c-di-GMP-I riboswitch aptamer from a Deltaproteobacteria bacterium, 89 nucleotides, folded computationally.
RNA sequence: AAUCGAUAAAGGCAAAACCACCGAAAGGUGGCGACGCAAAGCUAAAGGAGCUAAAGCGGCAAAAGCCGCUAUGCCAGCCAGUUGCCGGU
Numbered sequence: 001a002a003u004c005g006a007u008a009a010a011g012g013c014a015a016a017a018c019c020a021c022c023g024a025a026a027g028g029u030g031g032c033g034a035c036g037c038a039a040a041g042c043u044a045a046a047g048g049a050g051c052u053a054a055a056g057c058g059g060c061a062a063a064a065g066c067c068g069c070u071a072u073g074c075c076a077g078c079c080a081g082u083u084g085c086c087g088g089u
Base pairs, nucleotide, nucleotide: 002089003088004087005086012037013036018031019030020029021028022027035077041082042081043080047079048078050074051073056069057068058067059066060065
């Protein structure tokens, strides 16, 4: 430096559910809790996939409102980019 995660140690993170708060929602933060994770560290301003649709545009409706499109909102625990601990080769 490349590659791998069989074994071991030191440790780390924390899904769902539930509670509180924020948000139109997706979702986020904190608590509790462990389904799992060798990058479940970081990056959403490389890119793709996925989720949502407040505002906007279009349609319907007497109206309340409903439907469609749309990311500028999210998601890194989907792929990806990037850095890195321990151990094997």
The sequence was found by an Rfam model in a public genome assembly.